[in-house]
RNA sequence: UCCUCGAAACGGCAACUCCGUCGAAAGGCAGAGCACGCAAAGCCAGGGAUCUACGUCGAGCGCCUGACCGCCUCGAUACGACCGCCCGGCUACCGAA
Numbered sequence: 001u002c003c004u005c006g007a008a009a010c011g012g013c014a015a016c017u018c019c020g021u022c023g024a025a026a027g028g029c030a031g032a033g034c035a036c037g038c039a040a041a042g043c044c045a046g047g048g049a050u051c052u053a054c055g056u057c058g059a060g061c062g063c064c065u066g067a068c069c070g071c072c073u074c075g076a077u078a079c080g081a082c083c084g085c086c087c088g089g090c091u092a093c094c095g096a097a
Stems, first nucleotide, its partner, number of pairs: 005095002012038002016033003020029003036084001042090003046087003050081002055077006062071002
């Protein structure tokens, strides 16, 4: 010096709540309060899991109509979300065992 690792120290992030805002939603952004926790809880949606379903498809013994259409309900579906779910990739402060 580097890798692994994670004692100590200096610091960092911020679960959750409230307000505002974007979004169909999941969820995101921003401010305030507080501090669940985190050694990558910094970044990346490559793989998986999970979440939502505007739209699309299908179904209905339902509503409406002469019938279609339309409405409602149910199911499926990601190109949407999520990195503080896991794996993986990139970067990084400190330096005990």
About this RNA:
A computed fold for a 97-nucleotide RNA from an Armatimonadota bacterium, annotated as c-di-GMP-I riboswitch aptamer. Taxonomically the source falls in Armatimonadota (Bacteria, Bacillati). The prediction has a mean pLDDT of 88.